[in-house]
């Protein structure tokens, strides 16, 4: 240089173009306990790497960038 993949909460990871986003861990509160741990219940936190475009509607499709990984020369 060429080709391909990925980027979504603190971390991991879902989501046929259609309710503006599921779940786990972690965090906060509560129950339980003599007190903890474990377990159970509840709660908050992301508008999806950035900017454009298409569309009635975009995390999802298209374009240009940014970052990371793999293959290749």
């Nucleotide at each position: 240089g060429g080709g391909g993949g990925c980027g979504u909460a603190g971390c991991c990871c879902a989501a046929c173009g259609g309710c503006a986003g599921a779940g786990g861990c972690a965090a906060g509160g509560g129950a339980c306990u003599u007190a903890a741990a474990a377990u159970c219940c509840c709660u908050a936190a992301a508008g999806u790497g950035a900017g454009g475009g298409u569309u009635c509607g975009a995390a999802u499709c298209c374009c240009u960038c940014c970052g990371c990984c793999c293959c290749u020369a």
Overview: Model confidence (mean pLDDT): 81 of 100. Transfer RNA from an uncultured Rubrobacteraceae bacterium, 73 nucleotides, folded computationally. Its Rfam family is "tRNA". By type it is a transfer RNA.